A computed fold for an 83-nucleotide RNA from a Gammaproteobacteria bacterium, annotated as c-di-GMP-I riboswitch aptamer. The model forms 95% of the base pairs in the Rfam consensus. The coordinates come from a structure-prediction model, not an experiment, and the mean pLDDT is 84. Taxonomically the source falls in Gammaproteobacteria (Bacteria, Pseudomonadati, Pseudomonadota). The sequence was found by an Rfam model in a public genome assembly.
[in-house]
């Protein structure tokens, strides 16, 4: 030093749930919580999953232009430690 590693520390993040607010809906924010995380830091490019307000069809169907980065791959940054 590092594209490698993750054995304690330290410090981050926060699933489920409940509160309140937004939102048609998934789902976001925020507070409180602590299932797990070594990018659970950030970006919808690729697969994929949610959802269907409009909008097509015409009785339950497709449709993302709305979402999910804690589903995977991918670009991007980057904290402690080097047992």
């Nucleotide at each position: 030093c590092a594209u490698c590693u993750g054995u304690a520390a330290g410090g981050g993040c926060a699933c489920a749930c409940c509160u309140u607010u937004c939102g048609a809906a998934a789902g976001a924010a925020a507070g409180g919580g602590u299932c797990g995380c070594a990018a659970a830091g950030c970006c919808a490019c690729c697969g994929g999953u949610c959802u269907a307000a409009g909008g097509g069809a015409u009785u339950u169907c497709c449709u993302a232009u709305g979402a999910c980065a804690g589903c995977g791959g991918g670009g991007u940054u980057g904290c402690c430690a080097g047992c």